[in-house]
Context: one part of a larger RNA
RNA sequence: GAUGAACGCUGGCGGUAUGCUUAACACAUGCAAGUCGAACGGAACUCUUCGGAGUUCAGUGGCGGACGGGUGAGUAACGCGUGAGAAUCUGGCUUCAGGUUCGGGACAACCAUUGGAAACGAUGGCUAAUACCGAAUGUGCCGCAGGGUGAAAGAUUAAUUGCCUGAAGAUGAGCUCGCGUCUGAUUAGCUAGUUGGUGGGGUAAGAGCCUACCAAGGCGACGAUCAGUAACUGGUCUGAGAGGAUGAUCAGCCACACUGGGACUGAGACACGGCCCAGACUCCUACGGGAGGCAGCAGUAGGGAAUAUUGCACAAUGGACGAAAGUCUGAUGCAGCGACGCCGCGUGAGUGAUGAAGGCCUUCGGGUUGUAAAGCUCUGUUCUCUGGGAAUAAAAAAAUGAAGGUACCAGAGGAGAAAGGACCGGCUAACUUCGUGCCAGCAGCCGCGGUAAUACGAGGGGUCCAAGCGUUGUUC
Numbered sequence: 001g002a003u004g005a006a007c008g009c010u011g012g013c014g015g016u017a018u019g020c021u022u023a024a025c026a027c028a029u030g031c032a033a034g035u036c037g038a039a040c041g042g043a044a045c046u047c048u049u050c051g052g053a054g055u056u057c058a059g060u061g062g063c064g065g066a067c068g069g070g071u072g073a074g075u076a077a078c079g080c081g082u083g084a085g086a087a088u089c090u091g092g093c094u095u096c097a098g099g100u101u102c103g104g105g106a107c108a109a110c111c112a113u114u115g116g117a118a119a120c121g122a123u124g125g126c127u128a129a130u131a132c133c134g135a136a137u138g139u140g141c142c143g144c145a146g147g148g149u150g151a152a153a154g155a156u157u158a159a160u161u162g163c164c165u166g167a168a169g170a171u172g173a174g175c176u177c178g179c180g181u182c183u184g185a186u187u188a189g190c191u192a193g194u195u196g197g198u199g200g201g202g203u204a205a206g207a208g209c210c211u212a213c214c215a216a217g218g219c220g221a222c223g224a225u226c227a228g229u230a231a232c233u234g235g236u237c238u239g240a241g242a243g244g245a246u247g248a249u250c251a252g253c254c255a256c257a258c259u260g261g262g263a264c265u266g267a268g269a270c271a272c273g274g275c276c277c278a279g280a281c282u283c284c285u286a287c288g289g290g291a292g293g294c295a296g297c298a299g300u301a302g303g304g305a306a307u308a309u310u311g312c313a314c315a316a317u318g319g320a321c322g323a324a325a326g327u328c329u330g331a332u333g334c335a336g337c338g339a340c341g342c343c344g345c346g347u348g349a350g351u352g353a354u355g356a357a358g359g360c361c362u363u364c365g366g367g368u369u370g371u372a373a374a375g376c377u378c379u380g381u382u383c384u385c386u387g388g389g390a391a392u393a394a395a396a397a398a399a400u401g402a403a404g405g406u407a408c409c410a411g412a413g414g415a416g417a418a419a420g421g422a423c424c425g426g427c428u429a430a431c432u433u434c435g436u437g438c439c440a441g442c443a444g445c446c447g448c449g450g451u452a453a454u455a456c457g458a459g460g461g462g463u464c465c466a467a468g469c470g471u472u473g474u475u476c
Stems, first nucleotide, its partner, number of pairs: 001475003005472005012345005018338002020303001026300002029298003034063003039060002042057006070256003079181007088173002093169008101135004110125006140149003154161002182228003189219003194216008232252003235246004258279005281292004309335001311334003317331001318329004348378004358369004382417001383413006392403001420465005425446003431460005441448002
């Protein structure tokens, strides 16, 4: 000098940042991912000119739940950083080319019967689709070739918008390599899918990625292996720099989602608020069986020196869905709490010497507190009250503001309501009196205290900072 700080004393306001560093401990409660009726059949309700129309909804179906949000346990690794690369995929978006033909059978919902305490089912029957299946065609793909393979879906308010195939782009992602990336040798040898080859398999894709056989290789004092510690970076702090320390907030990347394992779906996951299995824990139960996962936002218990509200709103920005209206959004925008940090402002200004009173000291003359106070004259930053009152919000118009009656403006009132903390032996700015008597105590180092203590405690005075001041921890 710095700090995500804590503790002690004190505490007026505003702006702006920031706030579980410990138990990746356990979690009550609420919310955090839905949306589409312009894909589909239906149900309920309302209206009806009996043609139908409208609203809402469980279900089938589509898109999204792989983003956004959290955490840093694991990881010393192509994980990250940087620079290259080839054997790949890429929903939605953009551009270009072509197509969108003909058929079929089901299953939910619903109805009936029925099991269960519940969670949730079972059987039979009916039905629609942009759900599913077949045929046709096809620039594509495979093959040396004959040839083989292989798509589609419609909807509507008639303006459009979908669907399929191929080519390209953009974006995103997977993979490979060079270099860099903590400590320990009181860890010196390590390795059998191990290193390489061939055949086969596998993947979107290269590869011992997997498998059979063959060879005996591969790594290592330029530190392998083992052990410990740790997410990495842009950055941050410090320093003249070199360097050292660090990785909160913000941004990029990685990993994880009660613990371990697994796949399914999908363009994308081996998936925080999806599924299955096992385990620990908690809860419900009619004992047969079930339910759960806050390292999302609040909040609770616990741990701890220590870290906030079970708030408001989708008005803005952004996201999902939708043709749109719109719905959802603890992302986000705001408000609340904390002097935790930084910055700014105030606690009055001018005048005022009988140098008042009081306090303290005194050589008893006086000195000092001290223009300080009082008194007089003002001001109104803050503050209180009253009145007005935004920008942020608009793309043709209208409408739309959580923050918020906030910021800000005007008027009135009133010096009224706003100063403390540490230190004063030297380092180090600032001295005296009393008390105490190696006691009580102080202390960062040197050291003070045993009867005249500028070093302990108190008073007066002073010094330094100031809504803070000190102490402690950490780091340069």

Small-subunit ribosomal RNA, 5' domain from an uncultured bacterium, 476 nucleotides, folded computationally. Its mean pLDDT, the model's own confidence on a scale to 100, is 85. Rfam family: Bacterial small subunit ribosomal RNA. Its family is annotated with structural constituent of ribosome and ribosome in the Gene Ontology.